[in-house]
RNA sequence: CGACCUACCUCGGGGUGCCUGUCGAUACAGGCUGAGAUGCGAAAGCGGACCCGUUGAACCUGAACCGGAUCAUACCGGCGGAGGGAAGGUGGCUUGGAUCAUC
Numbered sequence: 001c002g003a004c005c006u007a008c009c010u011c012g013g014g015g016u017g018c019c020u021g022u023c024g025a026u027a028c029a030g031g032c033u034g035a036g037a038u039g040c041g042a043a044a045g046c047g048g049a050c051c052c053g054u055u056g057a058a059c060c061u062g063a064a065c066c067g068g069a070u071c072a073u074a075c076c077g078g079c080g081g082a083g084g085g086a087a088g089g090u091g092g093c094u095u096g097g098a099u100c101a102u103c
Base pairs, nucleotide, nucleotide: 001096002095003094005092006091007090008089009088010087011053012052013051014050017032018031019030020029021028022027038047039046040045059084060083061082065078066077067076068075
């Protein structure tokens, strides 16, 4: 001076379904998967928790897609060696190279 890994700080990105019951307008309660299904709001959006930040499957498009399950679903898989997609700093361990000094 770099590299892997890791911790912290700041900044940023993202998603928030399905079913049952009561009411039958809001809403409330329960169940399924999951890290996460949340609060306020008519909505846009703003927060919280969670996940992810180029070694990028967090998440989006394709997609009201295809196959298989399920009461049902963005539930599982394919699609996917497809396309997009949000970063900087400090410290530590290990390691590589260069230079200098000493023997």
TPP riboswitch aptamer (THI element) from a Paracoccaceae bacterium, 103 nucleotides, folded computationally. Rfam family: TPP riboswitch aptamer (THI element). About the family: Vitamin B(1) in its active form thiamin pyrophosphate (TPP) is an essential coenzyme that is synthesised by coupling of pyrimidine and thiazole moieties in bacteria. Its family is annotated with thiamine pyrophosphate binding in the Gene Ontology. Its mean pLDDT, the model's own confidence on a scale to 100, is 75. It was read from a public genome assembly, where an Rfam model found it.